[in-house]
Context: one part of a larger RNA
């Protein structure tokens, strides 16, 4: 040293793909390097350790054994693991025929609303709030009704519905594409997992040029309210919020639960497939399978829960944890235009 953990006590990488690596279904022969047995030789001696013996004992001392758990060599096993062959089809994949879907991208379209503008009716008022008051109005507003313009988001439908790896995706049409799933066979024949570095993808804020701009709305102004009010609450209002192209790369990026694979009572709803039963159709029962929900049973768990979508019972692989504070900091290094992000201590102190 063999630890014992991560869903809320520290602790799952924002999410994928993927390289080294590790791990890898069935079967049959070979091998014989891991593995296992034996023999040989070595593993100095002293020491430890056992037994016996010498100093009156003891500590020292002296004989013997044992042990040196190792290495090399040799003969033998052949079940497990490795390599080497050959064969399989229960993982994985392709194909053929079907369904759903706000999954991605481009372009083009449409109505409702809000604001500004022209025109018409029209007049003292309007807005706003707990209450006011800036605010806006006799240079004609507010309201109503015709027309225009231009930006942004897409009511109902809409659902613990769908769809994506994750972030996240909602009008409508079309085009170009990605992935899932059903159904029954044909073909591939282990071609699979997992993934340290590495890649790409990654909300909202925020950067860079260039555009664009209605509504909102940081900064910022004014009116309230206050003891003050650098706010909450109202009147304005820049950047932003959109578009394109680059950047940044983070987050209570959450299921706070990595990803794969098997196995483990049951009932309840709902989405997309197959099949059966009855049946004019629509519905509807059952029953499969693939997701998303809600209770519970053994089990776990400290407890709250959690329970086939495990936090149950079991493997493989990654990645992380190790008292609080200092600190996700300082230094250094990569990355960045910058903001700053990633890796990341220690002093000291409880």
């Nucleotide at each position: 040293c063999u630890g014992g953990g991560c869903g809320u006590a520290a602790a799952g990488c924002g999410c994928a793909c993927g390289u080294a690596g590790g791990c890898g279904g069935c079967u049959c022969g070979a091998u014989a390097a891991g593995u296992c047995g034996g023999g040989u030789g070595u593993g100095a001696a002293a020491g430890c350790c056992c037994c016996g013996g010498g100093c009156u004992c003891a500590a020292c001392c002296c004989g013997g054994g044992a042990a040196c758990u190792g290495c090399a060599u040799u003969c033998g096993a052949a079940a497990c693991u490795g390599u080497c062959g050959g064969a399989c089809u229960a993982g994985a994949g392709u194909a053929u025929g079907g369904u759903a879907g706000a999954g991605g991208g481009u372009a083009g379209c449409g109505g409702a609303a809000u604001u500004c503008c022209c025109g018409a009716u029209g007049u003292a008022g309007c807005g706003g709030u707990g209450a006011a008051a800036u605010g806006c109005g006799u240079a004609g507003a507010u309201a109503u009704c015709g027309g225009g313009a231009g930006g942004a988001a897409c009511a109902c439908c809409a659902g613990u519905g769908g769809c994506g790896a994750a972030g996240g995706c909602g009008g409508c049409u079309a085009c170009c594409u990605g992935g899932a799933c059903c159904a029954a066979u044909a073909c591939u024949g282990a071609c699979g997992c997992u993934g340290a570095g590495g890649u790409a993808c990654g909300a909202a804020a925020g950067c860079g040029u260039g555009g664009g701009g209605a509504g909102c709305a940081a900064a910022c102004a004014g009116g309230a309210u206050u003891a003050g009010a650098u706010a909450c609450c109202c009147u304005g209002g820049u950047a932003g919020u959109c578009c394109a192209c680059g950047c940044u790369g983070u987050a209570a990026a959450c299921g706070a639960u990595g990803a794969g694979a098997a196995c483990u009572a049951g009932c309840c709803g709902u989405u997309g497939g197959g099949g059966a039963u009855a049946u004019a159709u629509a519905a509807a029962u059952c029953u499969u399978u693939a997701g998303u929900g809600g209770c519970g049973c053994a089990g776990c768990u400290a407890a709250c829960g959690u329970g086939a979508u495990a936090a149950g019972u079991u493997c493989u692989c990654c990645g992380c944890c190790u008292g609080g504070g200092g600190a996700g900091u300082a230094c250094g290094g990569c990355c960045g235009c910058a903001a700053g992000g990633c890796u990341a201590a220690a002093a000291c102190u409880c």
RNAcentral holds the full RNA, with entries from ENA. A computed fold for a 350-nucleotide part of an RNA from an uncultured prokaryote, annotated as small-subunit ribosomal RNA, central domain. The prediction has a mean pLDDT of 91. Rfam family: Bacterial small subunit ribosomal RNA. Rfam 15.1 lists 42,628 matches to the family in 10,626 species. Its family is annotated with structural constituent of ribosome and ribosome in the Gene Ontology.